[in-house]
C1' cells in the first nucleotide's frame, strides 16, 4: 500500500419541562442517507461508561472519536429600549375643553327709497298730581222692622156725667225709630302689586324713535392664528403593576467548514 473477513464504534442531535440524577415517551428547535418491533406521564427504563429488551444493516471512515471556529434555536439575568394594558395621582399644565383679549379674514346683511355723523324733540327711567279700572265703607233707593214702656186711628169693654156729652185706651189696621236686609244705576270718603290714560317737574349715560342737515358708508357670525386667565382629567405627564417585541449579557447548543485521531487476523 492493495484485498479479505471481523471488532470497537455507528444507525440522529438538541432546549425546556419533569426527575436525586441520567436517558426516554408526550412539547419545542433542527436535520436528513437519518433501520425495524414492545414499553412508557397519578409514566417507563435506569445509575454516574445512567433507556431496557428482542431483530436487522452498516463498519476503521463522507459515517466512528477529539479540541478549537462558526451558528439556527431553546433557557436564565436586565435601573436597557419599543408598544399596548391595567390601576393610582392632580404637584406638570402639552393637546382637548370653558373665558376674555388681539390682530386676521370677510360668509351675509342695511344703505342715494338717503349710511356714519351733527342738530332739535319725543319716549324708555324717577317724582308729584289729576282720569278712568277695580275693591271696600257711608250715603241714596228699596223691603222687613215695636205684647206694654213709638205716632195716628182706636170697635168691644172701662170711668166721669141726670142727660147731651167727656176722658184714659186693648185688640186690629196705617205708619216709622233703633236695627236687619238687599243694592243695577248714582253721590262721597279710602286703598290701589291696575293703565299701549292725561298734565307738570326733574333727569336726558345708554338704547328705541320723528323732523332737518349732509351725502356714502356702515354692521358683521362661524372659522383657523396669536396671547392671558381657568377647572378638570379624555389624551399627554408622573407613580406602580403586567403582557408582547427587541436590544445586552450569560448558559446550553442542533447543524457547518477545516484540522487532528483511532483498531485486530489473514493473503499479496
Nucleotide at each position: 500500500c492493495c484485498g479479505u473477513g471481523c471488532u470497537a464504534g455507528g444507525c440522529g442531535g438538541g432546549g425546556a419541562g419533569g426527575u436525586a440524577g441520567c436517558g426516554g415517551u408526550g412539547c419545542c428547535c433542527u436535520g436528513u442517507c437519518a433501520c425495524c418491533c414492545g414499553c412508557a406521564a397519578g409514566c417507563c427504563g435506569c445509575u454516574c461508561u445512567a433507556g431496557c429488551g428482542g431483530g436487522g444493516c452498516u463498519g476503521a471512515a463522507u459515517u466512528c472519536c477529539c479540541g478549537a471556529c462558526c451558528g439556527a434555536g431553546g433557557g436564565a439575568u436586565u435601573u436597557c429600549g419599543g408598544c399596548c394594558u391595567u390601576g393610582g395621582g392632580g404637584c406638570c399644565a402639552g393637546u382637548a375643553c370653558g373665558c376674555c383679549g388681539g390682530a386676521c379674514a370677510g360668509a351675509g346683511g342695511c344703505g342715494u327709497c338717503g349710511a356714519u355723523g351733527g342738530c332739535c324733540g319725543g319716549g324708555u327711567c324717577c317724582c308729584g298730581c289729576g282720569c278712568g279700572g277695580c275693591g271696600a265703607g257711608c250715603g241714596c233707593u228699596c223691603g222687613c222692622g215695636a205684647a206694654c214702656c213709638a205716632g195716628g186711628u182706636c170697635a168691644g169693654a172701662u170711668c166721669c156725667g141726670g142727660g147731651a156729652g167727656g176722658a184714659a185706651g186693648c185688640a186690629g189696621c196705617c205708619u216709622u225709630a233703633a236695627g236687619c236686609g238687599a243694592u243695577a244705576c248714582c253721590g262721597c270718603u279710602c286703598g290701589u302689586g291696575c293703565g299701549c290714560c292725561g298734565c307738570g317737574g326733574a333727569g336726558c349715560a345708554g338704547c328705541c324713535u320723528g323732523g332737518c342737515c349732509g351725502g356714502a358708508g356702515c354692521c358683521g357670525a362661524a372659522g383657523a392664528c396669536c396671547g392671558g386667565c381657568g377647572g378638570g382629567c379624555a389624551c399627554g405627564c408622573c407613580c406602580a403593576a403586567g403582557a408582547c417585541c427587541g436590544g445586552a449579557u450569560u448558559u446550553c447548543g442542533a447543524g457547518g467548514a477545516a484540522g487532528g485521531g483511532u483498531g485486530c487476523a489473514c493473503g499479496g
Bacterial large signal recognition particle RNA from a soil metagenome, 268 nucleotides, folded computationally. Its mean pLDDT, the model's own confidence on a scale to 100, is 77. Of the family's consensus pairs, 93% are formed in the model.